[in-house]
Molecule: c-di-GMP-I-GGC riboswitch aptamer
Organism: bacterium
RNA sequence: CUCGAAAAAGGCACAGCCGGGAAAACCCGGUGCCGCAAAGCUGCGGGUCCUCGCUUUCCCGCGAUCCUCGCGUGGAACCCCAAGAUCGCCGAGCUGCCGAAG
Numbered sequence: 001c002u003c004g005a006a007a008a009a010g011g012c013a014c015a016g017c018c019g020g021g022a023a024a025a026c027c028c029g030g031u032g033c034c035g036c037a038a039a040g041c042u043g044c045g046g047g048u049c050c051u052c053g054c055u056u057u058c059c060c061g062c063g064a065u066c067c068u069c070g071c072g073u074g075g076a077a078c079c080c081c082a083a084g085a086u087c088g089c090c091g092a093g094c095u096g097c098c099g100a101a102g
Stems, first nucleotide, its partner, number of pairs: 001102002003099002011036002016031006034088001040094003044091003047086003051082001053080001056077004060072005
C1' cells in the first nucleotide's frame, strides 16, 4: 500500500418505544430487534422527501337556461422555481481505529 480475518479491543445505531424541539420533511437525549470497516465529518453534485410560490389539467361549489364562460381564503395531480431536510440512497472531498493475509 492492498485487503477486511469464523481475530481481538473498542465504536456507530435502523425500526419500535419513552421524553423534548420544528409548520413539515426531520432533529436532539434515553433505550434498542435490523444492520455498518468509514453507518466518522462536509448537503459539494445527483436522487428522494417537506413547505411556499407558480404553470397546466381535473374535481367541487356558485352565477349566467344548455353548450360554454366567469368567479372562489375550496380540493387533487403535474411542470418549473425557491427555502429547507436527508451523508444508514448513490457519487465526490477531507480525516481515521485494529492488523490475520498478500